The RNA shown here (c-di-GMP-I riboswitch aptamer) has 81 nucleotides and comes from a Nitrospinota bacterium.
The RNAcentral record of the sequence draws on Ribocentre.
Lineage of the source: Bacteria > Pseudomonadati > Nitrospinota.
The model forms 94% of the base pairs in the Rfam consensus.
The prediction has a mean pLDDT of 84.
[in-house]
RNA sequence: UCCCGACAAAGCCAAACCCUUUGUGAGAAGGGGGCAGAAAGCGGCGGGUCUCAGAAGAAGGAAGAUGGCCGAGCUACCGAA
Numbered sequence: 001u002c003c004c005g006a007c008a009a010a011g012c013c014a015a016a017c018c019c020u021u022u023g024u025g026a027g028a029a030g031g032g033g034g035c036a037g038a039a040a041g042c043g044g045c046g047g048g049u050c051u052c053a054g055a056a057g058a059a060g061g062a063a064g065a066u067g068g069c070c071g072a073g074c075u076a077c078c079g080a081a
Base pairs, nucleotide, nucleotide: 004079005078012037017032018031019030020029021028022027035068041074042073045071046070047069048066049065050064051063052061
């Protein structure tokens, strides 16, 4: 340095649910909360899933959401075996 990941240490992060705000919506932001996570850090590049106001349904297209779904990419704390 790479791989690896302890019932290690110090920290980080924060699911469901509740409240407020926001968006047509999926969702997002803040507060509480704590199921988890060793990349649950970053970015929608590929795939997946979800959304798009009108009576209902279907379809959308240079449209959105999801990085805590997966792959790939970039970066990173600690150091037992």